[in-house]
Context: one part of a larger RNA
RNA sequence: CUGGGCGUAAAGCGCGCGUAGGCGGGUCCGUAUGUCGGGUGUGAAAGCCCUCGGCUCAACUGGGGAAGUGCAUUCGAAACUGCGGAUCUAGAGUACGGGAGAGGAGAGUGGAAUUCCCGGUGUAGAGGUGAAAUUCGUAGAUAUCGGGAGGAACACCAGUGGCGAAGGCGGCUCUCUGGACCGAUACUGACGCUGAGGCGCGAAAGCGUGGGGAGCAAACAGGAUUAGAUACCCUGGUAGUCCACGCUGUAAACGAUGGGCACUAGGUGUCGCGGGUUUUGAUGCCUGCGGUGCCGCAGCUAACGCGAUAAGUGCCCCGCCUGGGGACUACGGCCGCAAGGUUAAAACUC
Numbered sequence: 001c002u003g004g005g006c007g008u009a010a011a012g013c014g015c016g017c018g019u020a021g022g023c024g025g026g027u028c029c030g031u032a033u034g035u036c037g038g039g040u041g042u043g044a045a046a047g048c049c050c051u052c053g054g055c056u057c058a059a060c061u062g063g064g065g066a067a068g069u070g071c072a073u074u075c076g077a078a079a080c081u082g083c084g085g086a087u088c089u090a091g092a093g094u095a096c097g098g099g100a101g102a103g104g105a106g107a108g109u110g111g112a113a114u115u116c117c118c119g120g121u122g123u124a125g126a127g128g129u130g131a132a133a134u135u136c137g138u139a140g141a142u143a144u145c146g147g148g149a150g151g152a153a154c155a156c157c158a159g160u161g162g163c164g165a166a167g168g169c170g171g172c173u174c175u176c177u178g179g180a181c182c183g184a185u186a187c188u189g190a191c192g193c194u195g196a197g198g199c200g201c202g203a204a205a206g207c208g209u210g211g212g213g214a215g216c217a218a219a220c221a222g223g224a225u226u227a228g229a230u231a232c233c234c235u236g237g238u239a240g241u242c243c244a245c246g247c248u249g250u251a252a253a254c255g256a257u258g259g260g261c262a263c264u265a266g267g268u269g270u271c272g273c274g275g276g277u278u279u280u281g282a283u284g285c286c287u288g289c290g291g292u293g294c295c296g297c298a299g300c301u302a303a304c305g306c307g308a309u310a311a312g313u314g315c316c317c318c319g320c321c322u323g324g325g326g327a328c329u330a331c332g333g334c335c336g337c338a339a340g341g342u343u344a345a346a347a348c349u350c
Base pairs, nucleotide, nucleotide: 004321005320006319007304008303012318014201015200016199017198021194022193023192025088026087027086028085029084030083031082034080035077036076037075038074039073040072041071042070049065050064051063052062053061054060091191092188093187094186095185096183097182098181103177104176105175106174107173108172109171110154115149116148117147118146119145120144121143125136126135162169163168206247207246208245209244210243211242215241216240220236221235222234223233258317259316260315261314262313263312266295267294268293269292270291271290272289273288274287275286276285277284299306300305323350324349325348332343333342334341335340
């Protein structure tokens, strides 16, 4: 330098923003970097190749020629690429008008339920299980009614429903705020795509400081089960779960499927916005754009399956894989308070 790959066999970074770099729309003019053609010089000798000759042949060797894909220089071409200039609007974006949404942050607020406390009624059980026991209860439990406290989560609506880049987001109200979509015009004029490093976000658990603590519940204790039972079941129960600020940076972070653009039969749901038509209206029918499901032609695939939300057909850019174990390891570096994370071998062995 190159090959084949990455849904499930090894392999898509958890996700985004973006630097360098790579790649990049239409038309015209110029230039001549790449590109293409011609000339000249050079490309030592020997060797290889062609040819003629010398040792009886050959090996070996003498002469001549060709080649030497390259480099330099010069003349020329201008389609493509690059560069310079001009211009365009189909990419991208801005303005305007709309409606949808658990998108994010903060503040406030509501009811149901559990638990606890106080009081009333009331009496011997309650609880729990496969069956029990530990446990609670005559110091009045369980049940029931009234009052109060406190924390956490928001039944129904609720949906292969919606929103978000991903993680994720669900009572209600207000404030601040991001994005997407639809419609009709106007404007900017390639401003684009991707993205090594870098920066930011990032479930749960965990860590630091301070609060909070109803329920649940690692650890732990007890009761059962069992041959044993460091479990499954039961009664308790502390971290934690919650809040604020800071850290950690992982995951079956999954669609196990990187991002962008274009193209390629259909059928049927659903969500958002719009158009046409029908109806007094609800509604029905046709249709456009955007999202989200199911089925399926071609094609692809080892098969399973995918199938306009591609795993089909192409182009651009990034990441990653290269037999199993050793090894999501050691050492070193970087990061972290720690736990550990990240980068990442070898011997040996099959």
Notes
The prediction has a mean pLDDT of 89. Small-subunit ribosomal RNA, central domain from a Myxococcota bacterium, 350 nucleotides, folded computationally. The organism belongs to Myxococcota, within Bacteria.